[in-house]
RNA sequence: GAGUUGGUGGUAUAGUGGUGAGUGUGGCUGCCUUCCAAGCAGUUAACCCAGGUUCGAUUCCUGGCCAACACA
Numbered sequence: 001g002a003g004u005u006g007g008u009g010g011u012a013u014a015g016u017g018g019u020g021a022g023u024g025u026g027g028c029u030g031c032c033u034u035c036c037a038a039g040c041a042g043u044u045a046a047c048c049c050a051g052g053u054u055c056g057a058u059u060c061c062u063g064g065c066c067a068a069c070a071c072a
Stems, first nucleotide, its partner, number of pairs: 001071001003069005010025004018055001026044006048064005
């Protein structure tokens, strides 16, 4: 330099053109327990950035940034 894949809560990930964005883990609070742990309930917090298409974009398209991989 050119290509492929990916970017989603603090962290690891799923997912779809349509109105609760899910799950595990984590933080906080409560229940339980003599206490701790475990368990249960509630709560907290997310679609990398910009533009385009569309009635509607986290999803599709284009560009940018970042990461991994392979080529040169």